[in-house]
RNA sequence: GUCAUCUCAACGGGGUGCUCUUAAACGAGCUGAGAGGCGGUGCGCCGCCAACCCGUAGAACCUGAUCCGGGUCGUGCCGGCGGAGGGAUUUGAGGCGGUGGCGUUG
Numbered sequence: 001g002u003c004a005u006c007u008c009a010a011c012g013g014g015g016u017g018c019u020c021u022u023a024a025a026c027g028a029g030c031u032g033a034g035a036g037g038c039g040g041u042g043c044g045c046c047g048c049c050a051a052c053c054c055g056u057a058g059a060a061c062c063u064g065a066u067c068c069g070g071g072u073c074g075u076g077c078c079g080g081c082g083g084a085g086g087g088a089u090u091u092g093a094g095g096c097g098g099u100g101g102c103g104u105u106g
Base pairs, nucleotide, nucleotide: 001102002101003100004099005098006094007093008092009091010090011055012054013053014052017030018029019028020027036049037048038047039046040045061086062085063084067080068079069078070077
């Protein structure tokens, strides 16, 4: 010096589970950043909107998985699997104190 980390906007990606009450939530509760609303439906889900998270330096999320161990009323609830396979190929503006990468000068 520059890029990232940070903030905002746009664009893109993503999930929306579990328990209780005969059944079902407009009720109560669990985990989580997030479990919301509206419409459709063949009742399995699907679409749109909102909030939230993530965008390759990618553990957001999906697959393996009707997996394995533990725990719970129950569930990706916790750990393993596992840095395994896949996954959005961002753009602009601001900021630049700290930290990190790369480069340059002495």
Molecule: TPP riboswitch aptamer (THI element)
Organism: Xanthobacteraceae bacterium